[in-house]
RNA sequence: AGAGCAGGAGAAAUGACCGCUGCCCUGCCCGCAGGCAGGGGGGAGGAAAGUCCGGGCUCCAGAGGACAAGGCGCUGGGCAACGCCCAGUCCCGGCGACGGGAAGGAAAGUGCAACAGAAAGGAAACCGCCCGGCACUCAGGCAACUGAGUGCCGGGUAAGGGUGAAAUGGCGAGGUAAGGGCUCACCGCCCCGCCGGCGACGGCGGGGGCUUGGCAAACCCCGCCUGGAGCAAGACCAAAUAGGGGGACGUUAGAGGGUGGUCCGCCCGAGUCCCCGGGUAGGUCGCUUAAUCCCGGCGGCAACGCCGGGCUUAGAUGAAUGGUCAUUGCCCCGAAGAGGGGCGACCCUCUUGGGGAACAGAACCCGGCUUAUUUCCUGCUCUGACA
Numbered sequence: 001a002g003a004g005c006a007g008g009a010g011a012a013a014u015g016a017c018c019g020c021u022g023c024c025c026u027g028c029c030c031g032c033a034g035g036c037a038g039g040g041g042g043g044a045g046g047a048a049a050g051u052c053c054g055g056g057c058u059c060c061a062g063a064g065g066a067c068a069a070g071g072c073g074c075u076g077g078g079c080a081a082c083g084c085c086c087a088g089u090c091c092c093g094g095c096g097a098c099g100g101g102a103a104g105g106a107a108a109g110u111g112c113a114a115c116a117g118a119a120a121g122g123a124a125a126c127c128g129c130c131c132g133g134c135a136c137u138c139a140g141g142c143a144a145c146u147g148a149g150u151g152c153c154g155g156g157u158a159a160g161g162g163u164g165a166a167a168u169g170g171c172g173a174g175g176u177a178a179g180g181g182c183u184c185a186c187c188g189c190c191c192c193g194c195c196g197g198c199g200a201c202g203g204c205g206g207g208g209g210c211u212u213g214g215c216a217a218a219c220c221c222c223g224c225c226u227g228g229a230g231c232a233a234g235a236c237c238a239a240a241u242a243g244g245g246g247g248a249c250g251u252u253a254g255a256g257g258g259u260g261g262u263c264c265g266c267c268c269g270a271g272u273c274c275c276c277g278g279g280u281a282g283g284u285c286g287c288u289u290a291a292u293c294c295c296g297g298c299g300g301c302a303a304c305g306c307c308g309g310g311c312u313u314a315g316a317u318g319a320a321u322g323g324u325c326a327u328u329g330c331c332c333c334g335a336a337g338a339g340g341g342g343c344g345a346c347c348c349u350c351u352u353g354g355g356g357a358a359c360a361g362a363a364c365c366c367g368g369c370u371u372a373u374u375u376c377c378u379g380c381u382c383u384g385a386c387a
Stems, first nucleotide, its partner, number of pairs: 001383010012328007020043002023040007045359001049370002052368005057230004069226005074088005089103001090101004104221002109219002111215002126161002128157013169187002172184003188210001189208008234285004244276006256268004293310007330356004335352007
């Protein structure tokens, strides 16, 4: 310098002006409710997102057990819990830093394997190889016959070719008519024992020619887990109108209403008034103090836990959290100047100028995962060059 791997941090700060939305205080209007004005203070994220997992919380359901359905699945640990996290094991990928793995059971049963291929499971002979028989040809021979080749028939053979994702362990030697765990060495597999490890597993030794090919993200079997719905959960206060229940006074002896300052009078007249309870509009709570975060110490490889101290101000509900300007900071670009480093190409710092700032917006709250997106930093690996 190039190509990578892992981890971390930031996503702006201050001020002014104009707004938006809650809270508090004061004043005025004001019976209350409420309204207006002024002042103070608060107001999105690393993912607030997707709503994919897991929990808290709330209501409903529920003796207990079993089945069904769904999920999870190497080992140990962490956690409120998890399908998350940490540390390992084994396998796979990478030269490496490192990364990935739904990673139990295929000797319980059922099933599947396209295309190609002769044959796809306790198999198969297409080519090839080998043996035998027959026929023909050629060569040798007087002949019987012998040898070679071709064709047909019967048999052996899974070493070689060919097909396939996969062909009944691999590879070498011996053996064989040719072959084959047929036999043997090594590797693999299975079984047993010992040692190490909490364990997954690893190491060593012995035995068995090997029975048991693959797929469970096919059914299935085994083990473990799971009741349902969700803050529009749910709780409380509570109009108007209509309807429900009850009561009082009334309908020839007239409740009540109109007229009217009042009484009489006149007119209308069968209902009028009160209470109770349910639900709706509306309002209040739930609502943000959190299994939280920060600092320090201790334990632990780590995830994390324990102890001590400290900080906590969005809580809106058709839904606010915005805009402009200035200064600073960040990033990019090219040129000039100054300083420094290097043999050099060039690099670094500062000043001046121009430009830019992504993804995205809380809606009960947490822990995760995944996805989107911008910039910077640190450590490590490989390759090349120079010293």
Overview: Predicted 3D model of a 387-nucleotide RNA (Bacterial RNase P class A) from a Thermodesulfobacteriota bacterium. The source organism's lineage runs through Bacteria, Pseudomonadati and Thermodesulfobacteriota. The prediction has a mean pLDDT of 76.